Predicted 3D model of a 345-nucleotide RNA (Bacterial RNase P class A) from a Pseudomonadota bacterium. The prediction has a mean pLDDT of 79. The source organism's lineage runs through Bacteria, Pseudomonadati and Pseudomonadota. The sequence was found by an Rfam model in a public genome assembly.
C1' cells in the first nucleotide's frame, strides 16, 4: 500500500422568527367560601421534550387481576459442560464438531439395546436381510470330450450406495429421559360520577283526586294513576395507574469474561385521535447535474484526475405501563483491537 475480521461511538452543527405539549413562579380578570384556601380563563418569564432500533411483538421479568391444599394428566418450551442475572429460548467462558491460510465464523450439540417409522438416487437387496456377476460346494438334463442350460448351499471376492447386517443412520419424525412454565392483559386495576331507564326505601295521592299540560300568577278547561325525597348498583364523562427506575455518568474493588459491589453525581418526554414542528440564513459531510479551469493519455475523437462557481437530493424510521433481551430495517461518517498478502528498511 491492498485485502479481510470482530468491536466502540455518531445518526449533522448553529442563529432568528413563530407555533405545539409537560411542569415551575409571578402578574391581571371571574367565580365560590367565614376563613385558610379553591375552581375557571389570559399573560409574562424560566425550564423538559423521541430512537438506536421508539418497529416486529418472537422470549423473559415487574406490576394489576383473577384463580390455587397437594399430587398427576394433557399441552408448551428448552437440551455439551460450568458460570452470569429478577428471570429467560438471553449473555459469558470451556469443549466438541464444520467453515475459513489466518484474525475469526457457525452450530436445537442429551437418549437410537423402551418402543413405532424412515433412509431418496443407484443397487439384486436399505436393517423381519439379500443373490445381479464372480468363486466354491451338491445335484439334474444333454453331450465322447471341452463344456452348455437349469436346481440347492456357502456369504468368500466384485459391483451399487452416504450406509449391504455392524446393537449402521435419522429424534429440526413420533418417542423417552431431564429442567421449566396457572390464566390474561395499562382496553390490567382503583377512585369520583350525570342524563335516561330499572332497583330499594320513606312520605303523599288514586274520582273527596297527588301530579301534568294550557309561557309568570289566579280562575277555568283538559288529561290523570301515580308523584317527590332519599340510598344503592352500573353507562357516559373523569381522576389515579403513568414514569425516580433491576435508571444514568464517573471512579475503585472482585472476576478471564458476562456480571456483581462500594463511593460520588445526575434527573433525563409523559401525550393521550395523542404534542416533541414550521419557515429564514450561515455552515461542515456525502451523492447526482451544469458551466470553467489545470495536468495526464491520445493524431484526433474521447477518457482519467484535481480545483472552483451553482442548482439539487439528504438512510431507516416517530414514544403510548415499564425494563432485560433477540430479530429485522438502515444514506454515510469516526476511532480501536487483530488476521492475510505485497513492497521498503
Nucleotide at each position: 500500500g491492498g485485502a479481510g475480521u470482530c468491536g466502540g461511538c455518531u445518526a449533522g452543527a448553529c442563529a432568528g422568527c413563530c407555533g405545539c405539549u409537560g411542569g415551575a413562579u409571578c402578574c391581571c380578570g371571574g367565580g365560590g367560601g367565614c376563613a385558610a384556601c379553591c375552581c375557571c380563563g389570559g399573560g409574562g418569564c424560566c425550564u423538559g421534550g423521541a430512537g438506536g432500533a421508539a418497529a416486529g411483538u418472537c422470549c423473559g421479568g415487574g406490576c394489576u387481576c383473577c384463580g390455587c391444599a397437594g399430587a398427576g394428566c394433557a399441552g408448551g418450551a428448552u437440551g455439551c459442560c460450568g458460570g452470569c442475572u429478577a428471570a429467560c429460548g438471553g449473555c459469558c467462558g470451556g469443549g466438541c464438531a464444520c467453515c475459513g491460510c489466518g484474525a475469526g465464523g457457525u452450530g436445537a450439540c442429551g437418549a437410537a439395546c423402551a418402543g413405532g417409522g424412515c433412509c431418496a438416487c443407484a443397487g439384486a437387496g436399505a436393517c423381519g436381510a439379500g443373490u445381479c456377476c464372480c468363486g466354491u460346494c451338491c445335484u439334474g438334463a444333454c453331450g465322447c470330450a471341452a463344456g452348455u442350460c437349469g436346481g440347492g448351499g456357502c456369504g468368500g471376492g466384485g459391483g451399487u450406495g452416504a450406509a449391504a447386517c455392524g446393537c449402521g443412520g435419522c429424534a429440526a419424525c413420533c418417542u423417552c429421559c431431564a429442567u421449566c412454565c396457572g390464566g390474561a392483559g395499562c382496553a390490567a386495576c382503583a377512585c369520583c360520577a350525570a342524563a335516561u331507564a330499572g332497583g330499594c326505601a320513606a312520605g303523599c295521592g288514586c274520582c273527596u283526586g297527588a301530579g301534568g299540560u294550557c309561557g309568570g300568577c289566579u280562575c277555568g278547561a283538559c288529561c290523570a294513576a301515580g308523584c317527590u325525597u332519599g340510598c344503592g348498583g352500573g353507562u357516559a364523562g373523569g381522576u389515579g395507574g403513568c414514569u425516580a427506575g433491576a435508571a444514568c455518568c464517573g471512579u475503585g474493588a472482585a472476576g478471564u469474561a458476562a456480571u456483581u459491589c462500594a463511593c460520588g453525581g445526575u434527573c433525563c418526554a409523559g401525550a393521550g385521535g395523542a404534542a416533541u414542528g414550521g419557515c429564514u440564513g450561515u455552515u461542515g459531510c456525502g451523492a447526482g447535474g451544469c458551466a470553467g479551469g489545470g495536468c495526464c493519455c491520445u493524431c484526433a475523437c474521447g477518457g482519467g484526475u484535481c480545483c472552483c462557481g451553482c442548482c439539487c437530493c439528504g438512510a431507516c424510521a416517530g414514544a403510548a405501563c415499564c425494563c432485560g433481551g433477540c430479530u429485522u430495517a438502515c444514506c454515510g461518517g469516526c476511532c480501536g483491537g487483530c488476521u492475510c498478502c505485497c513492497u521498503u528498511u